[in-house]
This is a predicted structure of a 379-nucleotide RNA (Bacterial RNase P class A) from a bacterium. Its Rfam family is "Bacterial RNase P class A". It is annotated as a ribozyme. Of the family's consensus pairs, 94% are formed in the model.
RNA sequence: AAAGCGAAUCAGAUGAUCGCGCAUGCUUUUUAGCAUGGGAGGAAAGUCCGAGCUCCACAGGGCAGAGCGCUGGGUAACGCCCAGUGGGGGUGACCCUAAGGAAAGUGCCACAGAAAACAUACCGCCUAAGCAGUCUGAUUCAGGUUGCCGGUAAGGGUGAAAAGGUGCGGUAAGAGCGCACCAGCAGGGGAGGUGACUCGCCUGGCUUGGUAAACCCCGCUCGGAGCAAGACCAAAUAGAGGGGCGUUUGCAGGACUGCCCGUUCGAGGCCCCUGGGUAGGUCGCAUGAGGUGUCGGGUAACCGGCAUCCCAGAUAAAUGAUCAUCGCCCGGACAGUAAAUGUCUGGGAACAGAACUCGGCUUAUGAUUCGCUUUAGCU
Numbered sequence: 001a002a003a004g005c006g007a008a009u010c011a012g013a014u015g016a017u018c019g020c021g022c023a024u025g026c027u028u029u030u031u032a033g034c035a036u037g038g039g040a041g042g043a044a045a046g047u048c049c050g051a052g053c054u055c056c057a058c059a060g061g062g063c064a065g066a067g068c069g070c071u072g073g074g075u076a077a078c079g080c081c082c083a084g085u086g087g088g089g090g091u092g093a094c095c096c097u098a099a100g101g102a103a104a105g106u107g108c109c110a111c112a113g114a115a116a117a118c119a120u121a122c123c124g125c126c127u128a129a130g131c132a133g134u135c136u137g138a139u140u141c142a143g144g145u146u147g148c149c150g151g152u153a154a155g156g157g158u159g160a161a162a163a164g165g166u167g168c169g170g171u172a173a174g175a176g177c178g179c180a181c182c183a184g185c186a187g188g189g190g191a192g193g194u195g196a197c198u199c200g201c202c203u204g205g206c207u208u209g210g211u212a213a214a215c216c217c218c219g220c221u222c223g224g225a226g227c228a229a230g231a232c233c234a235a236a237u238a239g240a241g242g243g244g245c246g247u248u249u250g251c252a253g254g255a256c257u258g259c260c261c262g263u264u265c266g267a268g269g270c271c272c273c274u275g276g277g278u279a280g281g282u283c284g285c286a287u288g289a290g291g292u293g294u295c296g297g298g299u300a301a302c303c304g305g306c307a308u309c310c311c312a313g314a315u316a317a318a319u320g321a322u323c324a325u326c327g328c329c330c331g332g333a334c335a336g337u338a339a340a341u342g343u344c345u346g347g348g349a350a351c352a353g354a355a356c357u358c359g360g361c362u363u364a365u366g367a368u369u370c371g372c373u374u375u376a377g378c379u
Stems, first nucleotide, its partner, number of pairs: 001375010012326007020039001022037006041351001045362002048360005053226004065222005070084005085099001086097004100217002105215002107211003122156002124152003130148008164182006183207002185204004190199003230283004240274006253265004290309008328348008
């Protein structure tokens, strides 16, 4: 210098003018004016996990269903975080890891291939045993050769994956058939570690394919809905219940009666009261698993002590705009051998907007700083 890896920090500052909504105070007054104070984020986002809070449900246990799944720790909790173990990737800094069980059972493994899992045999290798044909020698037999019946899994071939690998022995040819070494598995000791696990040793030819992000088995966890939760206040209109007033006169109607009168109940009407719900309003709703500083414990995540601070609460939804100076980034010109630096000048500054509140994860995004790695060059 180039190419990378990992972490951290910030998210412009100050002033002026105008504006927005909130709280408090004062003045006036019916919702205004003035003053003071404070007024978005690292992600406020996605709403993916885990909680607080609220309401509903709930004897106890089980089935089903869902989620999680190496170890130790952290936490209110988590599927999150930290530190490790095993596995994988990278030359490396470092990164990734849904990482229990395939020797409980079931299923599946395209194409190719003999065979994809109780093994099997296409080409090949072998004829030791048995049978048949034929040839030679010949005495009933011996030898050669061909085939059948067979043996085999060395070698070839297929496949992502082929029934441990290499070598020696062995054999008709072969084969863990035997042996040596290597790999794995099972069992038993030893050492280290809290543990996952790691490193040795001994024994046994035991050699067992993959897939659980297929069913399944094992272990652990799990009631539902969500601030439009929920609580309170409560208008007009309509309707419900209760009370009071009161009337028709040829006529609402019912009862007492067969009919009339009469009595009584009483619709509609007016007034009052009560309760429910709606609109609307208030609370929930800003002191909290809180922030900052410092000290201590811990490798760390995190925890504890002390001090100090109060820091948005809108509801169709405020938190903004302009200007000036300074700072930051990217250029250009000049001075300077060059670098550093100085002067002048042009441009730029991302993603994005709280809505009950926290802890995480994920995604979007600008700039800066620090540490480290690899390669090349120079000293």